[in-house]
Molecule: transfer RNA
Organism: Phycisphaerales bacterium
RNA sequence: CGGGCUGUAGCGCAGCUUGGUAGCGCGCCAUACUGGGGGUGUGGAGGUCGCAGGUUCAAAUCCUGUCAGCCCGA
Repeated sequence: CGGGCUGUAGCGCAGCUUGGUAGCGCGCCAUACUGGGGGUGUGGAGGUCGCAGGUUCAAAUCCUGUCAGCCCGA
């Protein structure tokens, strides 16, 4: 320098192919049962989807650029 993969909640991930309410598990908070800070049940908070543009009525999703990590080549 060229190419590929990955980036979504505190952690691990799905959703992208086919644009249409942003979800799951664990964790966290409250609460009920309980002798109990453990266990189980119920409820709740937490993300403008790495960043910046573009297309569109509408973008995590399509297009362009860019940043970080990993891998391959030179």